[in-house]
RNA sequence: CUAUCAUCGAGAAAGGUGGAGGGACUGGCCCUGAGAAGCCUUGGCAACCGUCAUUCCAAGAAUGAUUGGUGCCAAUUCCAUCCUGGCAGGGAUGCCGGGAAAGAUGACGA
Numbered sequence: 001c002u003a004u005c006a007u008c009g010a011g012a013a014a015g016g017u018g019g020a021g022g023g024a025c026u027g028g029c030c031c032u033g034a035g036a037a038g039c040c041u042u043g044g045c046a047a048c049c050g051u052c053a054u055u056c057c058a059a060g061a062a063u064g065a066u067u068g069g070u071g072c073c074a075a076u077u078c079c080a081u082c083c084u085g086g087c088a089g090g091g092a093u094g095c096c097g098g099g100a101a102a103g104a105u106g107a108c109g110a
Stems, first nucleotide, its partner, number of pairs: 002109001004107005013042005021031003026080003043073003048069002050066007077102001081100008
């Protein structure tokens, strides 16, 4: 970088450094000098992979734990766009769903 598959309504922040941005892109709406991004330290969440334990067992599966590999720690992936179902409304429009697209993370492969 790319193909496939799974998940994305829950969860979890302090200190130091740094000085103006950040929330992927565009629009909106937010966060931010009561200190953004980045970097460092410590802590935490989670359970994708690994490992261990227990149970059922043929393959394997379920549950639990976490010393390992990642990931994550404002707002649903902050919201939307396209297709589609329903409800309300005279209408503008609003609300509740399903699917797709885009994105993120993991596993596996080249």
This is a predicted structure of a 110-nucleotide RNA (SAM riboswitch aptamer (S box leader)) from Chlorobium sp. Its mean pLDDT, the model's own confidence on a scale to 100, is 81. It was read from a public genome assembly, where an Rfam model found it.